[in-house]
The part of an RNA shown here (small-subunit ribosomal RNA, 5' domain) has 522 nucleotides and comes from an uncultured bacterium.
It matches the Rfam family "Bacterial small subunit ribosomal RNA".
Context: one part of a larger RNA
RNA sequence: AUUGAACGCUGGCGGCGUGCCUUACACAUGCAAGUCGAACGGUAUCUUGUCUUCUGAUGCUGACGAGUGGCGAACGGUGUGAGUAAUACAUCGGAACGUGCCCGAUCGCGGGGGGUAACUGAGCGAAAGCUUUGCUAAUACCGCAUUCAAUCUACGGAUGAUAGCGGGGGACCUCUUGGCCUUGUGCGAACGGAGCGGCCGAUGUGCUAUUAGGUAGUUGGUGGGAUAAAAGCUUACCUGGCCAACUAUCUGUUCCUGGUCGGACAGGACGACCACUCGCCCUGGAACUGAAACACUGCCCAUACUCCUGCGGGAGGCACCAGAGGGGAAUUUUGGACAAUGGGCGAAAGUCUGAUCCAGUCGUGCCACGUGUGAGAGAAAGGCCUUCCGGGUGUAAUCUGCUUUUGUACGGAGCGAACUCACUCUGGUUAAUACCUGGGGUCACUGACUGUCUCCUCAUAAUUUGCUCCGGCUAAAUAAGUGCCGGACGGCUCGGUCUUUCCUAGGGUGCACGCGUUUAUC
Numbered sequence: 001a002u003u004g005a006a007c008g009c010u011g012g013c014g015g016c017g018u019g020c021c022u023u024a025c026a027c028a029u030g031c032a033a034g035u036c037g038a039a040c041g042g043u044a045u046c047u048u049g050u051c052u053u054c055u056g057a058u059g060c061u062g063a064c065g066a067g068u069g070g071c072g073a074a075c076g077g078u079g080u081g082a083g084u085a086a087u088a089c090a091u092c093g094g095a096a097c098g099u100g101c102c103c104g105a106u107c108g109c110g111g112g113g114g115g116u117a118a119c120u121g122a123g124c125g126a127a128a129g130c131u132u133u134g135c136u137a138a139u140a141c142c143g144c145a146u147u148c149a150a151u152c153u154a155c156g157g158a159u160g161a162u163a164g165c166g167g168g169g170g171a172c173c174u175c176u177u178g179g180c181c182u183u184g185u186g187c188g189a190a191c192g193g194a195g196c197g198g199c200c201g202a203u204g205u206g207c208u209a210u211u212a213g214g215u216a217g218u219u220g221g222u223g224g225g226a227u228a229a230a231a232g233c234u235u236a237c238c239u240g241g242c243c244a245a246c247u248a249u250c251u252g253u254u255c256c257u258g259g260u261c262g263g264a265c266a267g268g269a270c271g272a273c274c275a276c277u278c279g280c281c282c283u284g285g286a287a288c289u290g291a292a293a294c295a296c297u298g299c300c301c302a303u304a305c306u307c308c309u310g311c312g313g314g315a316g317g318c319a320c321c322a323g324a325g326g327g328g329a330a331u332u333u334u335g336g337a338c339a340a341u342g343g344g345c346g347a348a349a350g351u352c353u354g355a356u357c358c359a360g361u362c363g364u365g366c367c368a369c370g371u372g373u374g375a376g377a378g379a380a381a382g383g384c385c386u387u388c389c390g391g392g393u394g395u396a397a398u399c400u401g402c403u404u405u406u407g408u409a410c411g412g413a414g415c416g417a418a419c420u421c422a423c424u425c426u427g428g429u430u431a432a433u434a435c436c437u438g439g440g441g442u443c444a445c446u447g448a449c450u451g452u453c454u455c456c457u458c459a460u461a462a463u464u465u466g467c468u469c470c471g472g473c474u475a476a477a478u479a480a481g482u483g484c485c486g487g488a489c490g491g492c493u494c495g496g497u498c499u500u501u502c503c504u505a506g507g508g509u510g511c512a513c514g515c516g517u518u519u520a521u522c
Base pairs, nucleotide, nucleotide: 001521002520005518006517007516008515009514012369014367015366016365017364019361020327025325027323029322030321034071035070036069039068040067042064043063046062049058050057051056079280080279081278088205089204090203091202092201093200094199097197098196099195102193103192104191106189107188108187109186110144112142113141119134121132122131123130124129150159151158152157164185165184166183167182168181169180172179173178213243214242215241218240220238221237222236223235224234225233257275258274259270260269261268283302284301285300305316306315307314308313333359335358336357337356341355342353343352344351345350372402373401374400382393384391385390409457416449422442423441424440425439426438427437428436466511467510469508470507471492473490478505479504481502487494488493
C1' cells in the first nucleotide's frame, strides 16, 4: 500500500460497487421454458349470436382446458470449480468436416393409402399409473408418379423428395367451403454465404529425483469396420518399435486467460466481482431423440440417501432465484415488474422469461456532503496543574448578527417511451383502386422503479463525533494511585515508594463516520 474480510468501540445522510472464501454437505416451500387455433380433430371453461318446451340445445363468434403435430427446451441464460498439469488454456497456424434458424440465387410442390391420440364403453390399482372395445383428423406416418441437381457405377444404367395454411377477388364454372386467378407464408431437392461448431499441429503455461526408466493398441504398415470428418478411433495379421536427464513415468498440488494487488523497474503474489474458454449438475454407467446432447429442472440401469404406501408398489435430486438446517470468525429478501434491453414461440396482437431491469438488507469498499458561520475578554465559572505568583482548557463557551446544505413537512413538473398497433401519402405486386408489402408522415396507448432522482416553498442553530495513541522507533506530557503486585508489550523493554511505558484524570497528537486490532499478499 492492498483485502469478497472478521472482531472491539462508535455511528448522521446520499451515490456507485461488492457480499458462503468453510461442507461439489444434506434440503421443507414457491418460482426459474414455454409457445403456436394462420398445422389438426375438436369444445372442458368463459364469451357473442341463434333456437327454445324456459332450462336447455347449437362451435355460430371471440377464444380455448386436455390431446395429436411443429419449433424451442443443447441456447440463450444461470450456477459452480469437484475433477483436470494437458483430451485444458493462451498465442500462431492447418486440412480431412458438419451446420436448424438467417441471407443470396435455381428447380419442384402431381396423385393416393392405411390407422392413431383425444373422445366413447369396459376393467385393474391405495396411489403413481395401466390394459382393452369402438370412432376420427392433420404440415403426424407410408407407398406411387416425376428428376434439373445429387449419390453410386461394371459407363449400359441404378438409387433418389415434398404439405399445406392465411388474405383478397372481376369475368367464367359451380352453388359453395369452393374451382379458378392472385398474393403472403410454409414444404422438398441441390448450390453459395455468414455466423457457429467438431478435428490436427507448433510454442508457452507450477513443485518434487527422498519418483529413472516407462509403454503392449503400445510404434508403424496392410485389409476390414466406425465417424460429419483425418487418425490404433476400433479389429485381424505383420512389424519391433515409440517416449525419456532438453526430466519421460509416478506421487502430491491446481480450472485457464484477459487481468487484479503491489513495486522506480526487474522480479513477486493472486485469479472474488466483470469478459472469454473449459469441465461439472446426488454418485457411477449406457444410449435415445435431434442440425447440434451422450442433455442441470429428458429417458434407462445400478449404488447410497430421503419421502409416500392400503406393504403389492411408487416418488425425488437447489453447484437456478429466494429461503431453511448444518458447518463456520464470517457473507443479504421465501421482494416488484416484464416499463426498458435481450431471448423462445407466434403472421401479428401477444405470451413466457428469478436472464434482465429495479427495490430491500449489511459502514463490506470507494466517492461526496453535513454536524454551522461572522464578530466577540489578556480572558467568566468549573474541573486540572502550580514554585500559590499564576498557568492552561480558551474566542472555546455565554451573549449578539447571519445562513438553512442535510434532515423534517407541504405542493408541482419531467427523463428513461422508442417501437408495435391504427390512419394516411407514395412505390412494388396484380386483371384489380382489393389483399399483402418497402419507404415517408400523423394520431393514440404503454413506467416495475415512483411516496424515486431533480426542482420550488415554509419554519427552526435547530436533527448528528467518535476511535486510537502520547518511553524511543513515532506526531504528542503532566498529576494522583499502585509498589517486580495488579498489569503493559510490534520488538527493544516498563513496573521492587518521585513509573513521561501499568491504572485514572484533565491536557495534547493523529485519523475521522469511522478508528483500532487480527488474518493474508507485495
The full RNA is in RNAcentral, with records from ENA and SILVA.